Molecule: small-subunit ribosomal RNA
Organism: soil metagenome
RNA sequence: AGAGUUUGAUCCUGGCUCAGAGCGAACGUUAGCGGCGGGCCUAACACAUGCAAGUCGAACGAGAAUGUAGGCUUCGGUCUACUAGUAAAGUGGCGGACGGGUGCGUAACACGUGGGUAAUCUACCUUCCGGCGGGGGACAACAGUCCGAAAGGAUUGCUAAUACCGCGUACGUCAGCGGCGCCUACGGGCGCUGUUGGGAAAGAUGGCCUCUCCUUGGAAGCUAUCACCGGAAGAUGAGCCCGCGUCCCAUCAGCUAGUUGGUGAGGUAAUGGCUCACCAAGGCUUAGACGGGUAGCUGGUCUGAGAGGAUGAUCAGCCACACUGGGACUGCGACACGGCCCAGACUCCUACGGGAGGCAGCAGUGGGGAAUAUUGGGCAAUGGGCGAAAGCCUGACCCAGCCACGCCGCGUGAGUGAUGAAGGCCUUCGGGUCGUAAAGCUCUGUGGGGAGGGACGAACAGCCCGGCGGUUAAUACCCGUCGGGUCUGACGGUACCUCCUUAGCAAGCACCGGCUAACCCUGUGCCAGCAGCCGCGGUAAUACAGGGGGUGCAAACGUUGCUCGGAAUCAUUGGGCGUAAAGCGCACGUAGGCGGUCUGUUAUGUCGGAUGUGAAAGCCCUUGGCUUAACUGAGGAAGUGCAUCCGAAACUGGCAGGCUAGAGUACUAAAGAGGGUCGCGGAAUUCCCGGUGUAGAGGUGAAAUUCGUAGAUAUUGGGAGGAACACCGGUGGCGAAGGCGGCGACCUGGGUUGACACUGACGCUGAGGCGCGAAAGCGUGGGGAGCAAACAGGAUUAGAUACCCUGGUAGUCCACGCCGUAAACGAUGGGCACUAGAUGCCGGGUCUAUAGACGGAUUCGGUGUCGCAGCUAACGCAUUAAGUGCCCCGCCUGGGGAGUACGGCCGCAAGGCUGAAACUCAAAGGAAUUGACGGGGGCCCGCACAAGCGGUGGAGCAUGUGGUUUAAUUCGAAGCAACGCGAAGAACCUUACCCAGGUUUGACAUGCACGGGAAACCUCUGAGAAACCAGAGGCCCUCUUCGGAGUCCGUGCACAGGUGCUGCAUGGCUGUCGUCAGCUCGUGUCGUGAGAUGUUGGGUUAAGUCCCGCAACGAGCGCAACCCUUGUCGUUAGUUGCCAGCGGUUCGGCCGGGGACUCAUAGGGGACUGCCGGUGAUAAACCGGAGGAAGGUGGGGACGACGUCAAGUCAUCAUGGCCCUUACGCCUAGGGCUACACACGUGCUACAAUGGCCGGUACAAAGGGCUGCUAUCCCGCGAGGGUGAGCGAAUCCCAGAAAGCCGGUCUCAGUUCGGAUUGGAGUCUGCAACUCGACUCCAUGAAGCCGGAGUCGCUAGUAAUCCCGGAUCAGCUACGCCGGGGUGAAUAC
Repeated sequence: AGAGUUUGAUCCUGGCUCAGAGCGAACGUUAGCGGCGGGCCUAACACAUGCAAGUCGAACGAGAAUGUAGGCUUCGGUCUACUAGUAAAGUGGCGGACGGGUGCGUAACACGUGGGUAAUCUACCUUCCGGCGGGGGACAACAGUCCGAAAGGAUUGCUAAUACCGCGUACGUCAGCGGCGCCUACGGGCGCUGUUGGGAAAGAUGGCCUCUCCUUGGAAGCUAUCACCGGAAGAUGAGCCCGCGUCCCAUCAGCUAGUUGGUGAGGUAAUGGCUCACCAAGGCUUAGACGGGUAGCUGGUCUGAGAGGAUGAUCAGCCACACUGGGACUGCGACACGGCCCAGACUCCUACGGGAGGCAGCAGUGGGGAAUAUUGGGCAAUGGGCGAAAGCCUGACCCAGCCACGCCGCGUGAGUGAUGAAGGCCUUCGGGUCGUAAAGCUCUGUGGGGAGGGACGAACAGCCCGGCGGUUAAUACCCGUCGGGUCUGACGGUACCUCCUUAGCAAGCACCGGCUAACCCUGUGCCAGCAGCCGCGGUAAUACAGGGGGUGCAAACGUUGCUCGGAAUCAUUGGGCGUAAAGCGCACGUAGGCGGUCUGUUAUGUCGGAUGUGAAAGCCCUUGGCUUAACUGAGGAAGUGCAUCCGAAACUGGCAGGCUAGAGUACUAAAGAGGGUCGCGGAAUUCCCGGUGUAGAGGUGAAAUUCGUAGAUAUUGGGAGGAACACCGGUGGCGAAGGCGGCGACCUGGGUUGACACUGACGCUGAGGCGCGAAAGCGUGGGGAGCAAACAGGAUUAGAUACCCUGGUAGUCCACGCCGUAAACGAUGGGCACUAGAUGCCGGGUCUAUAGACGGAUUCGGUGUCGCAGCUAACGCAUUAAGUGCCCCGCCUGGGGAGUACGGCCGCAAGGCUGAAACUCAAAGGAAUUGACGGGGGCCCGCACAAGCGGUGGAGCAUGUGGUUUAAUUCGAAGCAACGCGAAGAACCUUACCCAGGUUUGACAUGCACGGGAAACCUCUGAGAAACCAGAGGCCCUCUUCGGAGUCCGUGCACAGGUGCUGCAUGGCUGUCGUCAGCUCGUGUCGUGAGAUGUUGGGUUAAGUCCCGCAACGAGCGCAACCCUUGUCGUUAGUUGCCAGCGGUUCGGCCGGGGACUCAUAGGGGACUGCCGGUGAUAAACCGGAGGAAGGUGGGGACGACGUCAAGUCAUCAUGGCCCUUACGCCUAGGGCUACACACGUGCUACAAUGGCCGGUACAAAGGGCUGCUAUCCCGCGAGGGUGAGCGAAUCCCAGAAAGCCGGUCUCAGUUCGGAUUGGAGUCUGCAACUCGACUCCAUGAAGCCGGAGUCGCUAGUAAUCCCGGAUCAGCUACGCCGGGGUGAAUAC
């Protein structure tokens, strides 16, 4: 210090969430020890029991029991002494107002802080002054009597005091009346003083005999100490008053009768309506009264960089309370926790008459709750009460017990130890990891256990001894002090130390997808589950669950809850409001806030200094004590605050006086749809009347509703009435906004210019308030031409409560009164100042120019556009700011719920203003970017359309698919881009499917162990469909160093095998967009960024092809070219190819021969917009032309950029994972993949005369061929059969090309078209043509007469049409596919 989360990505806004720290905690799992702390946050709920406030005999009266000893005894008892002047009770004093608990109440002078008290009190304590004389009468206790169950009470009688009451005295004091001085805040206070009056007291104990009396010694007395009284002062504590500070709600806006003040009185320690009588009518409040809610306040605590925020356990200060409410008494002090009285609720006792009680003291109980302890020990210490003291009391306190509740410390071992053991997990099977971890070896002994020793905390007081000092008559006593002695420990079987014991007894929890540190396997399969947010899980889950491993912390670790932080997410520090949430619709103006210039003064703010205070503890620093730390002692600092005094006077404020630059007034001039009232005008629409006139008009995309022969529309004349003002008219003008538009008159507001006379800061903003405020709407009354919600009808449509059409009422208009809203927008509050410019328009002024107009320059005001700096998330704004500043107001704080509900106010109503919450979501948003999309635009391309030609869709058949069927009809392919596709060939095989039979180391690979011999192979037998099984026989291997090896079989083990699943785990390959012209990169530049630029633009091209321009410059993959083929020409080796010329010839390039030609082999040339003209930017290029076999990439092919479709394929192959293992493997026979009501795709053949049939005849290319092609000859109508030459092929063969051409026939007919189907007879291949082959012949001769909606291909050697060949292959269902050539169009507006 930040991070995750809105998007395909980006920047911003904005919320949610996380990481941190903390806790009086709780819960889960776990747990060795110690120290120091902490421990009912809930029911201020109710409480059994015990204890928590007594003490003093040195204030007083009275005074046991019991026990011991002794005496007496009638043995029942009694007396004496001690116990003992003790216990208990009483009178009296002091203390029970402290200490301890709790936080109900309280929003208040309760608390904090600083002051005041001249308006006060203060027991005990300290100092000082002065006293303490002399009397009296009672009441308890006690005794007796009586009442009552008890608690308790009544009555009679006795008695003491430091109890009570008079009297005397009065230094002070108090009160009344005076005098003087000082101070004063003018109220009074202080000091001195005169006079009058009121008012005190208590003794106890010790000692002594100096004085007096009795006289061992005592008393009066003296003395000491403690008490007592009056007064002054101090200290301490308290009361009261004041300034300031102190939560939320305005959906609480008005509150108040002792209320506010006065006079008088009462009351109090004391001021005061504190109380009362009378008088007055005040007092408080938007700076928040009153009301409601919540809450003890503070030092501090937690957090935070701080400012702040939250909090108020433990410790400390204050307050309040003590079952609830009220009241007073006593007292220095209370309206009193363990006092009293009354009332109430509750509990208990009761003899029913009546009584008792108050744990929010310490323990403890019930209850509540997620949750919080022992009915412990001790007064040893500290402190408190009483006492002269000893001492007593003390649940304050000191200790102990329980609880990981927190903080802190320690331990659970240390060293060494690699065959990296076993085992677990993972694995690519090689290994890796747990892991020096363990074991083993060598050590140590904290904690635990046992034994022994053993503290600090204790110093006092008291007593004893001694010394000194004081008091005194005194060397008594007493007091003070010093020294010595004596005495006191709950904790405590403690801490601590020593010895013994043994590595022996002591580690868990959470997490491991990102945030966030830590990864694999298995299981599961949107199931079970996880989750703080984002989100994981639907068969390969690092996110679920388990395991292994790891990370973090550690006697704890997590979870939950809460607080602060992060959150600048309420923003003082430190935010915003054009579009993200947010400027009130606009003005006027009250309070308030802010405010020009000069001088003087003041000292409010401000600044400086000083003083006081800011308790202690805490935080911080230094240092000390517990072995360390936590903890704690001491000292310091800090405490930003408040108060007082002194000083400064710039600024702010106040006061006083000036000024004129702000503001305003008067004057001048011009502009304007500014507002109001009254009147006038023309055009147009509609209606009415009349004329002309006739069949339509109107309306629409097209129509219809509608109007019209009762005369419409059209046209013309006249009239009525209402509303609005064409042209001018303009990012022109005016107004605060809403808004304002014919002309004139009247009334009236504002702004501007100029000159500078006057006033002299009179200003700006503006919470509340008040006014204005489009349209629609409401009320009353008018008006109503046009338009027109609602409504009606007609259309449209799947529907059409709409858009379109025909009608049409409120309304629109006027007057008066309401409403008070709007995308009331510049989505931009008002004012002032400052900060480059350019240009247009509107209204003025000045200068210049001119005779003047026009023009030029400048200035003021207004209104637009562009643009710099700057700002902005960007868009954009930019002197009319969204820039830079100041002042004031309004408003915002995630989305939805919701501008809703409730309440209040307003309104006739409609409704308006104000304005939530529950609940819910992890977003909702702004701007910009890149794509995609649009029945958006521009440019362009493509057999995309059009123009053409031929098909398909109808028929029959072939083939594929769907569906259905089936034991099985194996599987895959699914819009284009599945469907004559994988399959370039399913009768068996193939074959993956079905049925049946069989087999289990296997049909196949490698290795090991054992056994066997050759095994294999061949023959035969048995059953069988075969595979296979059983058996018999034949044959009895090779090499050898003789050990054995190879090979084979059997058995067993590792393993094989799987066309089983996942193409959404994959590789590879392929399809498709698309042979479309695109896709990118480096550097630079621009942008906060995504990204842009380049690649856009102007041309051009088949092309991101090229040229030009340009913040781009280059480059890569694509395009093109390089490759193959075809078209042309040389050159080159001429056989099997060729034959022009020459010769021969059986007339066949057949032979000799030849290389000329065709062709063939190889290697070249040729075409490049190269040339000419034109167009064009002089470019690229295009158009035309020449030459040329070929002309503008010549034709065709191969070649397929970045990527898209989770496209296709696990069944070509490969491969991760999963699954099967006497089966999902393997073998065999048969069947199936060939089924058939149907549907679709792709084809073939046709429907005929551009044709069919018959006869004759011509011309290819490219291929294939030795288990092959097969010539020739013979047979057969034919398929074919027989024979077998030649040829491993430019030589021989397949091989007849067909359409074509010539001739003939058919003559429009279901035909001499068409050939399906069926019958019969055959041929060939093959182990085998039944399911299920092809072909031949004879016979049969079906549908079909050109095909609905629709749909496909093709732009030239193309379509169409005609044959030929090949792969696969025994054969073939091939009409498919791949190739070859022949003939050869039409059309593109």